Predicted 3D model of a 73-nucleotide RNA (transfer RNA) from a Lactobacillaceae bacterium.

RNA sequence: GCCAACUUAGCUCAGUUGGUAGAGCAUCGGUAUCGUAAACCGAGGGUCGCCGGUUCGAUUCCGGCAGUUGGCA
Numbered sequence: 001g002c003c004a005a006c007u008u009a010g011c012u013c014a015g016u017u018g019g020u021a022g023a024g025c026a027u028c029g030g031u032a033u034c035g036u037a038a039a040c041c042g043a044g045g046g047u048c049g050c051c052g053g054u055u056c057g058a059u060u061c062c063g064g065c066a067g068u069u070g071g072c073a
Stems, first nucleotide, its partner, number of pairs: 001072007010025004019056001027043005049065005
């Protein structure tokens, strides 16, 4: 330099024909226990990498940029 994949909660990741985004772990609160942990119940936490385009409507489709990873040279 060229090509491809990926970017969603603190972490690991889901999310199909475009219609207001979820799980597990973690965190916080509660139940229970003499007490702690495990267990059970509940809650908070997201400009879906950034900027544009298409659309009544975009995490999803299109373009550009940035970052990460891999391949080729």
About this RNA:
RNAcentral holds the sequence, with entries from ENA. Rfam family: tRNA. About the family: Transfer RNA (tRNA) molecules are approximately 80 nucleotides in length. By type it is a transfer RNA. The coordinates come from a structure-prediction model, not an experiment, and the mean pLDDT is 82.